[in-house]
RNA sequence: CGGGCCAUAGCGCAGUCUGGUAGCGCGUUCGCAUGGGGUGCGAAAGGUCGUGAGUUCGAACCUCACUGGCCCGA
Numbered sequence: 001c002g003g004g005c006c007a008u009a010g011c012g013c014a015g016u017c018u019g020g021u022a023g024c025g026c027g028u029u030c031g032c033a034u035g036g037g038g039u040g041c042g043a044a045a046g047g048u049c050g051u052g053a054g055u056u057c058g059a060a061c062c063u064c065a066c067u068g069g070c071c072c073g074a
Base pairs, nucleotide, nucleotide: 001073002072003071004070005069006068007067010026011025012024013023020057028044029043030042031041032040033039050066051065052064053063054062
């Protein structure tokens, strides 16, 4: 320098193919059960979907640029 993959909640990931309410598990908080803990059950909070722009009625999803990580080539 060129190419490929990845970036979504505190952590691990799905959702992208096929644009239409942002989800799952663990964790956290609260409630119930227990004398208490563990544990079980129920509920809740928590996200500018890496950044910026474009396309569109509408973008996590399509397009472009950039940033970071990993890999391959020179």